[in-house]
Context: one part of a larger RNA
RNA sequence: UGACGGGGGCCCGCACAAGCGGUGGAGCAUGUGGUUUAAUUCGAUGCAACGCGAAGAACCUUACCUGGCCUUGACAUGUACGGAAGAUUGAAGAGAUUCGAUUGUGCCUUCGGGAACCGUAACACAGGUGCUGCAUGGCUGUCGUCAGCUCGUGUCGUGAGAUGUUGGGUUAAGUCCCGCAACGAGCGCAACCCCUGUCCUUAGUUGCCAUCAUUAAGUUGGGCACUCUAAGGAGACUGCCGGUGACAAACCGGAGGAAGGUGGGGAUGACGUCAAGUCAUCAUGGCCCUUAUGGCCAGGGCUACACACGUGCUACAAUGGCUAGUACAAAGGGUUGCCAACUCGCGAGAGUGCGCUAAUCCCAUAAAGCUAGUCGUAGUCCGGAUCGGAGUCUGCAACUCGACUCCGUGAAGUCGGAAUCGCUAGUAAUCGCAGAUCAGAAUGCUGCGGUGAAUACGUUCCCGGGCCU
Repeated sequence: UGACGGGGGCCCGCACAAGCGGUGGAGCAUGUGGUUUAAUUCGAUGCAACGCGAAGAACCUUACCUGGCCUUGACAUGUACGGAAGAUUGAAGAGAUUCGAUUGUGCCUUCGGGAACCGUAACACAGGUGCUGCAUGGCUGUCGUCAGCUCGUGUCGUGAGAUGUUGGGUUAAGUCCCGCAACGAGCGCAACCCCUGUCCUUAGUUGCCAUCAUUAAGUUGGGCACUCUAAGGAGACUGCCGGUGACAAACCGGAGGAAGGUGGGGAUGACGUCAAGUCAUCAUGGCCCUUAUGGCCAGGGCUACACACGUGCUACAAUGGCUAGUACAAAGGGUUGCCAACUCGCGAGAGUGCGCUAAUCCCAUAAAGCUAGUCGUAGUCCGGAUCGGAGUCUGCAACUCGACUCCGUGAAGUCGGAAUCGCUAGUAAUCGCAGAUCAGAAUGCUGCGGUGAAUACGUUCCCGGGCCU
């Protein structure tokens, strides 16, 4: 000077408390440990690993295993020789690959040859998801969106250092004010950026429809008022009033206002900490392999299963299940695509085929809700695991190992011990919709809207953090 204290003071945060809903019990999904295995590739391991890298393992991916093959190599540059490249096709083989057959002779040219591409030979070299994240860059997590971290000059101290940055108030904030041997400054805070909430202007198709006509229908004429779209502006600044305060900063209350004291949300992460994570995104030092630790292929594995843990989904029911009718979104995606209407099928789907490069057409009926009916507390008309059978779709191919449909089957489960998690408002809870990845394959992830609560006395205590001592 820091750090630490079951020392003190002050102050924050869903940290506790007050509430609401969960997890921990069940079944299943998924990740991990362990075990097993020829292999179950590798990494991540308290918070900050465990629906994590993986925005999607049948082959591929794929790095692992078994077997079959290659050795200048799948890929790059250079040398020599030969051939255009390419296309079609036969045989063997699990394929990689090997052995043939036919066709083709193009472009530039100073006619020597050259450019791209293919093959052969030898060597320089290629190659490595091999090791080291404790040699590294870059990127990331975390403390933490916490309010801190520093510097110049001056002053003080022999010096390490101190001061400034402490103190009195105040703030979400080292935010601002006052004081002060300090005076200033930088990185952070805030603001500038984006979305959203109100209004105005401009514009009016593919959007909209008040008035007029018209229709099954904003369908058409018409109109651009309104909604909306998307560009520009206005608006909020403690600006105004009262009170408190130190004549300050600020705080409390009020008016006006769509919005009030940071309006709500996002992006934005200071100096640093953890030799935190990543050599398997990439890059890279060193080391190692070089007929193999490189390369190609087929099949298998990553999907195993006595068990243990994390994260989820579905439930245990009547605020419910089922049946019928009926209403209202937002945000997205679509030409190798989205697919209307119609027909067939109980259905998953199939057939046919309109439109749409999309405010035009399609995905696309939102669901919870509402209105009726039924069930009557039961392992049930709850719950749907598991299993049998029959199918659909994608794809060379669903055996290991896909999703979905129909018929049958109908398990555990009657609200969950100790313990533990999230959330303060359009939030929790609940309900559906879309997208990325993607041939196919979400209960995950990322977004979108619908319905829409309860509670906060307070800071003694638990956890984390800030300032002074």